[in-house]
Model confidence (mean pLDDT): 81 of 100. A computed fold for a 73-nucleotide RNA from Picobiliphyte sp. MS584-11, annotated as transfer RNA.
RNA sequence: GGAUGAUUAGCUCAAUUGGUAGAGCGCCUGCUUUACACGCAGGAGGUUUUCAGUUCAAUUCUGAAAUCAUCCU
Numbered sequence: 001g002g003a004u005g006a007u008u009a010g011c012u013c014a015a016u017u018g019g020u021a022g023a024g025c026g027c028c029u030g031c032u033u034u035a036c037a038c039g040c041a042g043g044a045g046g047u048u049u050u051c052a053g054u055u056c057a058a059u060u061c062u063g064a065a066a067u068c069a070u071c072c073u
Base pairs, nucleotide, nucleotide: 001072002071003070004069005068006067007066010025011024012023013022019056027043028042029041030040031039049065050064051063052062053061
């Protein structure tokens, strides 16, 4: 320098061909227990990396940028 892939909650990851963004673990509260853990119920937490474009509507499609990983040279 070129090619490919990835970027979504604190972490690991979904989101079936565009239609109100979810799960597990973790965190908080309550119940349970002498207490802790387990278990049960509830809750908080998101500018979907950034900018622009298409669209009534974008995590999703298009372009550019950034970061990371792999491969080629």